[in-house]
Context: one part of a larger RNA
Molecule: large-subunit ribosomal RNA, domain IV
Organism: Candidatus Hodgkinia cicadicola
């Protein structure tokens, strides 16, 4: 100088993208212990105190036939800087966001708000089920039968969960149109020289399936969910009106949001000073209702903000020790 491991005067996040790394805390028993809550929790909340060692009875308990030992709980003294004396051994509190939890996950750079969950909902299957694996044979499904089994979304619970069937896409219907294969009648033609009758080639008709096209239902199917202009007795602003389009023109709820370009919006809060926070407003570039909205106790090695405490993170670096590096053998 590096790496491990320790100590630090004053201060104590002033470091830094971040308190990342270190520190603090750490056991037992006694007290105490808020919002909130799904009443189970939140709780080891938080916070304070004790702790050694000696004496004596008496208190329980456990073992032993017994004496007694071990343990627990009481009296009263005794010292120390320091009594849980070593080692093992939780820092804590507020407020958001996300996901309800407990789980899984990218073996070897992401553990995560992503998977997965119980709980919702739609569809599809009546049993030789549907589905799926195999030219098949067979076989899972299941030695199961709609409270089953398979498919797709949502994802605890609480309140909800609006409007569009025009287009796609499923289901139902279906007079008419097109319409194969193939059948049926006619017509030409070909087949030993001619000819019937088979066979064969063409060519006009006619008949005829799903499907298309139509007509209808469906959106927790895929998906969508407006413009412009005027108007109130300051002023703004539009409760109202005219007017185009359109299948309907965004309901509740929430919003500068894990979504807001402008933007460090604009107001309150916090802080001496806040692009971050938190609460608001509502101008939603470009939230929105199971591609679920909006809440929510527990819960998180999860992301943000912020305070106690507490440290070499830092002002600012220094000493030690033990490994290397550098020299000489």
């Nucleotide at each position: 100088u590096u790496g491990c491991g320790c100590u630090g005067a004053a201060g104590g996040a002033a470091c830094u993208c971040g308190g990342c790394a270190a520190a603090u805390u750490c056991a037992a028993c006694g007290c105490g212990u808020a919002a909130c809550c799904u009443c189970g929790g939140g709780a080891g909340a938080a916070g304070c105190g004790u702790u050694g060692c000696c004496u004596c009875c008496c208190u329980c308990g456990g073992c032993g036939c017994a004496a007694g030992c071990c343990g627990u709980g009481g009296u009263g003294g005794c010292g120390u800087a320091a009594c849980a004396c070593a080692a093992a051994a939780g820092g804590g509190g507020g407020g958001a966001g996300c996901g309800a939890c407990u789980g899984u996950u990218u073996a070897c750079c992401a553990a995560a708000a992503a998977c997965a969950c119980a709980g919702g909902a739609c569809u599809c299957u009546g049993c030789c089920a549907a589905a799926u694996c195999g030219a098949a044979a067979g076989a899972u499904g299941a030695u199961g039968u709609a409270u089953a089994g398979g498919g797709u979304c949502u994802g605890a619970c609480g309140c909800c969960u609006g409007c569009c069937c025009a287009g796609u896409g499923c289901u139902g219907g279906c007079a008419a149109a097109c319409a194969a294969a193939c059948g049926g009648c006619g017509g030409a033609g070909g087949u030993c020289u001619c000819g019937a009758a088979g066979c064969u080639u063409c060519c006009g008709c006619c008949g005829c399936a799903a499907g298309u096209c139509c007509c209808a239902g469906u959106c927790a199917a895929c998906g969508g969910c407006g413009g412009c202009c005027g108007u109130a007795a300051c002023u703004a602003u539009a409760a109202c009106g005219g007017u185009c389009c359109a299948a309907a023109g965004g309901u509740a709820g929430c919003g500068a949001a894990a979504u807001c370009c402008c933007u460090u919006g604009u107001c309150g809060g916090g802080u001496a000073a806040g692009u971050u926070c938190c609460g608001a407003c509502c101008u939603g570039c470009a939230c929105g209702a199971a591609u679920g909205g909006c809440g929510u106790a527990a819960c998180g090695a999860c992301c943000c903000c912020u305070c106690c405490g507490c440290u070499g993170u830092c002002u600012c670096c220094a000493g030690c020790g033990c490994a290397a590096g550098c020299c000489c053998a």